[in-house]
This is a predicted structure of a 359-nucleotide RNA (Bacterial RNase P class A) from a Candidatus Saccharimonadota bacterium. It is recorded under the gene name rnpB. The prediction has a mean pLDDT of 76. The organism belongs to Candidatus Saccharimonadota, within Bacteria.
RNA sequence: CCAGACCACUAAACGACCGCUGGUACGUCCAGUGAGAAAUCACGGCGUGCGAGAGGAAAGUCCGGGCAGUGUAGGGCAAUGACAGUCGCUAACGGCGACCGCGCGCGAGCGUAGGGAAAGUGCCACAGAAACGAUACCGCCUAAGUCCGCGAGGAACGGCAAGGGUGAAAGGAGUGCGGUAAGAGCGCACAGUUGGACACGGCGACGUGUCCGGGAGGUAAACCCUGUCAACUGCAAGGAGGUUGGAUCACCGGCGGCCCGUCGGCCAACCGUUAAAAUCCGCUAGAUGUGUCCAGCAAUGGGCGUAGUAGAUAGAUGGUCGUUCACGACAGAACCCGGCUUAUCGGUGGUCUGGCUAA
Repeated sequence: CCAGACCACUAAACGACCGCUGGUACGUCCAGUGAGAAAUCACGGCGUGCGAGAGGAAAGUCCGGGCAGUGUAGGGCAAUGACAGUCGCUAACGGCGACCGCGCGCGAGCGUAGGGAAAGUGCCACAGAAACGAUACCGCCUAAGUCCGCGAGGAACGGCAAGGGUGAAAGGAGUGCGGUAAGAGCGCACAGUUGGACACGGCGACGUGUCCGGGAGGUAAACCCUGUCAACUGCAAGGAGGUUGGAUCACCGGCGGCCCGUCGGCCAACCGUUAAAAUCCGCUAGAUGUGUCCAGCAAUGGGCGUAGUAGAUAGAUGGUCGUUCACGACAGAACCCGGCUUAUCGGUGGUCUGGCUAA
């Protein structure tokens, strides 16, 4: 320098003016609501100042959790669904990290729907003789027995599954030697595969080696079997009274299928209450962001410092102008968080791989 692999960051910049949604300070007002006899005060209205105001995916709503209600969601059974190498991380996960096996790549790396086909059932299109209780189209063989022939030989009955052909796949162990009429794991040797035992290495998946045995088609993203996990609903959830004591055999009601179990009912006392719907709360301080140090290969965890950073409800986060540039993609919060997936004009940086050239 060329080609490539994997990560991280960024998401035009600056200024002026005018708006919008919250917050806060000050001033002002009493239309509304509430308290009060009233004055007035609080919420609130208006004005001014100050400060804040979308994303890496805010998206899809696919998975997990917080929170909330159903009862304080607990145990068992059934049903249904999801998941499936090992070890770890996490609040949790079907997510993430590292590793193992398999496949691809010269390589950096990438992909992996990765339990069980030796429990059972089903399925395997077309072609083909035959698609899994095997079979025989072409082909190979006439050794024994039968028939014909003097004979060479021929015929029929048969034998074989090595070779050809069909197919995604053909009973699923390659090469060599032996063997035979012809053949075949039929026998033997070696190699390979698979199951088991042992030894060594590893926490483990697994790897390496030795020995022994076997010959089982594929498909579980077909039913099924094994193991693990899972109550349901979803901020339009839901709340706007609570606490304590008594009663609680039975009965009624709730817990989405059943059982166990459990809660409520009924009574009393005390505390609280300004608003019951065009209202307030939930609503944003959290598994929070960020800097640094430590532990760890990493995911991640811990310590210390530091920051305060949208909260609307018809829904704000915008518009105009000026200057500059590489001329601007996908796209807009609606309870919150962790993931996954999908969309995305471009730009920047880092680590690494292969090749070429020069010193």